[in-house]
RNA sequence: GCAAACCACGGGAAACCGUGGGACGCAAAGCUUUGGGGGCUAAUGCGCCGGUAAGCGGCGUGGACAGAGGCCGCGCAGCGGCGCGACGCCAGCCCGGCCGCCG
Numbered sequence: 001g002c003a004a005a006c007c008a009c010g011g012g013a014a015a016c017c018g019u020g021g022g023a024c025g026c027a028a029a030g031c032u033u034u035g036g037g038g039g040c041u042a043a044u045g046c047g048c049c050g051g052u053a054a055g056c057g058g059c060g061u062g063g064a065c066a067g068a069g070g071c072c073g074c075g076c077a078g079c080g081g082c083g084c085g086a087c088g089c090c091a092g093c094c095c096g097g098c099c100g101c102c103g
Stems, first nucleotide, its partner, number of pairs: 001026002006021006024092001030098003035095003038090003045084006055074005061069001
């Protein structure tokens, strides 16, 4: 000099970030993710499953009539669940690069 956890406010789907408070620690806990590795989240999407509205088919009741009400099967949007998955995030995860105080 910086500022972890935590708290408040704000942003974000989240990871996380910003500001203020606050100090666990750090001789680079300064910058760089458009150098490399690793980790975190999983939105827009993709796949699968479930399950209905509408709709389709069948059965059947009823009655003046009705596509009556009703039951069964199919059925797909919205919806729910699982998986995949960065273009998102972490430099206070590591290596690297750049700048760098006193002795």